[in-house]
This is a predicted structure of a 381-nucleotide part of an RNA (large-subunit ribosomal RNA, domain III) from a Betaproteobacteria bacterium.
The RNAcentral record of the full RNA draws on ENA.
Its mean pLDDT, the model's own confidence on a scale to 100, is 81.
Context: one part of a larger RNA
RNA sequence: GAGUAACGUUAAACGGAGUGAAAAGCUCCGUCGCCGAAAGCGCAAGGUUUCCUACGCAACGUUCAUCGACGUAGGGUGAGUCGGCCCCUAAGGCGAGGGUGAAAACCGUAGCUGAUGGGAAGCAGGUUAAUAUUCCUGCACCAUUGUUCAAUGCGAUGGGGGGACGAAGAAGGUUAGCUCAGCCGGGUGUUGGAUGUCCCGGUUCAAGCAUGUAGCCGUGCCUGGUAGGCAAAUCCGCCGGGCUUAGGUGAGGUGUGACAACGAGUGGUUCGCCACGAAGUGAGUGAUACCCAGCUUCCAAGAAAAGCCUCUAAGCUUCAGUUGAACAAGACCGUACCGCAAACCGACACUGGUGCGCGUGCUGAAUAUGCUCAGGCGCUU
Numbered sequence: 001g002a003g004u005a006a007c008g009u010u011a012a013a014c015g016g017a018g019u020g021a022a023a024a025g026c027u028c029c030g031u032c033g034c035c036g037a038a039a040g041c042g043c044a045a046g047g048u049u050u051c052c053u054a055c056g057c058a059a060c061g062u063u064c065a066u067c068g069a070c071g072u073a074g075g076g077u078g079a080g081u082c083g084g085c086c087c088c089u090a091a092g093g094c095g096a097g098g099g100u101g102a103a104a105a106c107c108g109u110a111g112c113u114g115a116u117g118g119g120a121a122g123c124a125g126g127u128u129a130a131u132a133u134u135c136c137u138g139c140a141c142c143a144u145u146g147u148u149c150a151a152u153g154c155g156a157u158g159g160g161g162g163g164a165c166g167a168a169g170a171a172g173g174u175u176a177g178c179u180c181a182g183c184c185g186g187g188u189g190u191u192g193g194a195u196g197u198c199c200c201g202g203u204u205c206a207a208g209c210a211u212g213u214a215g216c217c218g219u220g221c222c223u224g225g226u227a228g229g230c231a232a233a234u235c236c237g238c239c240g241g242g243c244u245u246a247g248g249u250g251a252g253g254u255g256u257g258a259c260a261a262c263g264a265g266u267g268g269u270u271c272g273c274c275a276c277g278a279a280g281u282g283a284g285u286g287a288u289a290c291c292c293a294g295c296u297u298c299c300a301a302g303a304a305a306a307g308c309c310u311c312u313a314a315g316c317u318u319c320a321g322u323u324g325a326a327c328a329a330g331a332c333c334g335u336a337c338c339g340c341a342a343a344c345c346g347a348c349a350c351u352g353g354u355g356c357g358c359g360u361g362c363u364g365a366a367u368a369u370g371c372u373c374a375g376g377c378g379c380u381u
Stems, first nucleotide, its partner, number of pairs: 013031006032378004040358004046338002050336001051075006060068002080141002082334003086119003092113003098107003122139005142330001144329009153316002158311004166298004172291003177285005183202001185199002188196001208256004215249003220243007228236002262280001265276004299302001344353002361371002
């Protein structure tokens, strides 16, 4: 220079009470304002204790601070079913033998590894200062191993089936959700009007069982032969005969689950909470969700393997194995919190960047626009 520029999007504050040495900024209450396909909610990545509580204000916070994502201390993450681990494979990687090379090494078969894919099973309510599909209550489900009991043709690294898949388009049936009406509870006011108006609430899962519905695909069963499936086969395929319209798949709905729980509100209260608890129906609308891995059309012709089912080979057939019932066991890792952001990536509490899902109502073609619910904020002078 200079008490100058600046104090980081102009969404906005004001009053009362409290605490305190001290209050524009902290807490509570009331009013006002802002967002509302977000500035709300749930995940993934990343961060790694930032979460909750108590105490504190040197520094950090572009001001203050009694406050804090700051300092100190204590506490907090509970799983057979969620995700991983596990089984399986894709691209890619490694690579026994093998090929090449002077060598280092490069390539590569079998194989191993490798999810961003396939593979068993859980929902509702309650609870904590902080966790919950993990704890508690209620009602469920799954797979493997072992033991016992009962019955009994079992058996794979092999064969077959299945898993198993494109794009676009259209229609139907449903449900979530929403709206309206009915019903239940509460109120009846300050100028005028108002007993028909205003406000609030109006749910109940999965699994199991029964019904197998709208719909879609469509033959199914018995039997004879068989040169193919590298061996075998009762399995698959192929060729015959007979009887048949079976059979498979499939949302949703209904009953049960549920004499429970939830529930506006009312009463009590040590203000933490506790107790009681009404109605809980119908119609309309309606998805990008489900039926649908379906249907139609098209050409560029749209993963693999295992789990699973079935067939036999060697072999076993008192055992073992298989089937059924009961009982026991179901480990380990993640789980707090932020997550379009003051906690991630940007040197900062930075107008930037960051994948997926949900995303109310009125207006409207709409996820636009404007106003708004729930919820969250007024952006640290």